[in-house]
Context: one part of a larger RNA
């Protein structure tokens, strides 16, 4: 020195385990903020260095319901309280909430530092100490008040408003907008109106949305949205690619209100009259600053393609009473009350309110097992019951329907919330006009449409390029009108632009409950299962970004006693087990030894 074989000793892999993650799914919220947010700083406990919580009332105060015996968080110990006069806890409200931070009396190097007015407390009188109000912009009210003499504007101060600002994962709308790539190159063209970026709302989301919409000789009927038409017709350096709609099935399902004509009312201007238009149709009377036009503004009226709608004239139909219209009579006509009839808060007009239900935020009732034997322990094995509208699932010293928590099933809110419905109130509407027939050309949304040019969007790259938005520069009609039907034209057909609103079915899930899984199981699932992870650490910064779980049923954590200066070890103890001793299941393998055997 090899080799094998026992035993160790480093190591940590394996195997069991799971506090954590992880993917759906369903319900819920869908926001929070000047009444000061998200987020943080610094405090705060008898010892108190981290986390959780709380804020000078600082691990907590008030109350109001559950609960019913112990408690003072993680987290042991000691000291000291607290509790059946009902604490700890768990819920509803409520109070206290330093300092930064939009941060806003003013300023700054974030939690710092200064100030001014009113006030309270202090001083003899300052100091000081407490509260309160002082950012900007923005809406409404008032007071003023320039160029510009007056009025008027711009400005300027008061006042007042739970107004706006910041923060927030994702869907939503607008705005503005790459490249790498791909075309095997690369310039049109892709990628892509993507991705970043901006800005604005929402929450049963947002968009859109009730045909100047498609369609073919038949005829749909408003928008979303999902499967099909279809990788078709179509567009393309006709390369690469892009890439439709009719129509057909489903989800839902819903329609509506202005503008204009006219008519009344009220303001303003202009114009007119002098005995004469007008004041309500006739007839006296009687007024006369009244009248006509125009425009602003409030009320009714009216909303559409089978064209509607005002006016006007006829007919037919319509509850009642009351006032007005300059006065009297007669009729007209407004208008208001009663009664009658209808609807309603997501649009079609609006503010709710009460009651009763339900359902959320604490909970509570809840069934039915014994013995013998192993065994450190029955939940295991035999013997032999029982419950079951509960045999989901945790735990317990080994597998428990019958030992606990629970489960199926029931029950249940003083307080705040939310939700549909039902009644009541309440509000509006109709009756006060409708039908019908003729006649009247007064209305029916203008710098609009359409044209041209540059440009964009449409599956459609200028193409024969409609449709649709749009910069510039030109311009209509008015129903005997006017769009569109893929250049134009005609026929015909089909809708009515240039103003508004509107649920649902649709996207998305920071965040809350609750469930599930041929998902992980500590190199694996989040970066993060753990005492301090977005933590150490690293980088000026923007940002990067770790590693790290298991002693037992229980601490029973080895009292003594020996070596040792400590480690660390031998006893003895306790435990089922100490090759379970906190360097703790299990402990492979590489590496190191010890001992015995063969061999060099």
């Nucleotide at each position: 020195g090899g080799c094998u074989a026992a035993u160790g000793g480093u190591g940590a892999a394996u195997g069991a385990c799971u506090u954590g993650g992880u993917g759906u799914c369903a319900a819920c919220a869908g926001g929070c903020g000047a009444u000061g947010a998200a987020g943080g700083a610094c405090g705060u406990g008898g010892u108190a260095a981290g986390c959780u919580g709380c804020g000078a009332u600082a691990a907590g105060c008030c109350u109001c319901g559950g609960g019913g015996a112990g408690c003072c968080g993680c987290a042991a110990a000691c000291u000291g309280g607290c509790u059946u006069u009902g604490a700890u806890c768990c819920g509803g409200g409520g109070a206290u909430u330093u300092c930064c931070g939009a941060a806003u009396g003013g300023g700054a190097c974030a939690a710092c530092c200064c100030u001014a007015g009113c006030u309270g407390g202090g001083u003899u009188a300052u100091a000081c100490c407490g509260g309160c109000u002082a950012a900007c912009c923005g809406g409404c009210g008032g007071c003023u008040g320039a160029a510009u003499u007056c009025a008027a504007u711009a400005g300027g101060c008061c006042g007042u408003c739970a107004g706006g600002a910041g923060c927030g994962a994702a869907c939503c709308g607008a705005g503005a907008g790459a490249a790498c790539u791909g075309a095997a190159a690369c310039a049109u063209c892709u990628c892509a109106g993507u991705a970043a970026c901006u800005c604005g709302a929402g929450g049963u989301a947002a968009u859109a949305g009730a045909a100047a919409u498609c369609a073919g000789u038949a005829g749909a009927g408003a928008u979303u949205c999902c499967c099909c038409u279809a990788g078709u017709a179509g567009c393309g350096g006709c390369g690469a690619g892009c890439g439709a709609a009719c129509g057909g099935g489903g989800a839902a399902g819903a329609g509506c209100c202005u503008a204009a004509a006219c008519c009344c009312g009220u303001c303003a201007a202009a114009c007119g009259u002098g005995a004469u238009a007008g004041c309500u149709g006739a007839u006296g009377c009687g007024c006369g600053u009244u009248g006509u036009u125009u425009g602003g503004c409030g009320g009714g009226g009216g909303u559409u393609g089978c064209a509607g709608g005002g006016c006007c004239u006829u007919a037919u139909c319509g509850g009642a009473c009351g006032a007005c219209a300059g006065c009297a009579u007669u009729g007209u006509g407004u208008c208001g009350u009663c009664g009658g009839g209808a609807a309603g808060u997501u649009a079609c007009a609006a503010a709710g309110a009460u009651a009763c239900c339900u359902c959320u935020u604490a909970a509570u009732c809840a069934a039915a097992c014994a013995g013998u034997c192993u065994g450190g322990a029955a939940c295991g094995a035999c013997u032999g019951a029982c419950c079951a509208a509960a045999g989901a699932a945790g735990g317990u010293g080994a597998u428990a329907g019958u030992c606990c928590u629970g489960u199926a099933g029931g029950u249940g809110a003083a307080a705040a919330g939310a939700g549909a419905g039902u009644a009541u109130u309440c509000u509006u509407c109709c009756u006060g006009g409708a039908u019908a027939a003729g006649g009247u050309a007064c209305c029916u949304a203008a710098u609009u449409a359409c044209c041209a040019u540059g440009g964009g969007g449409c599956a459609c790259g200028u193409g024969g390029a409609a449709u649709c938005c749009u910069g510039u520069g030109g311009g209509a009609a008015u129903c005997c009108g006017g769009g569109a039907g893929g250049a134009c034209c005609a026929u015909c057909u089909u809708c009515c632009a240039a103003g508004g609103c509107u649920a649902a079915a649709u996207a998305c899930u920071a965040g809350u409950u609750g469930g599930c899984g041929a998902c992980c199981g500590a190199u694996a699932g989040u970066g993060a299962a753990c005492u301090c992870a977005g933590u150490a650490a690293c980088g000026c910064g923007a940002g990067u970004g770790a590693a790290a779980g298991u002693u037992g049923a229980a601490a029973a954590g080895u009292a003594c006693c020996c070596c040792g200066g400590a480690a660390g070890g031998g006893g003895a103890g306790u435990g089922a087990a100490a090759u379970a001793g906190u360097a703790c299941c299990u402990g492979a393998a590489a590496c190191c030894g010890u001992u015995a055997g063969c061999u060099u």
The part of an RNA shown here (large-subunit ribosomal RNA, domain I) has 600 nucleotides and comes from a groundwater metagenome. The coordinates come from a structure-prediction model, not an experiment, and the mean pLDDT is 82. Its Rfam family is "Bacterial large subunit ribosomal RNA". The full RNA is in RNAcentral, with records from SILVA.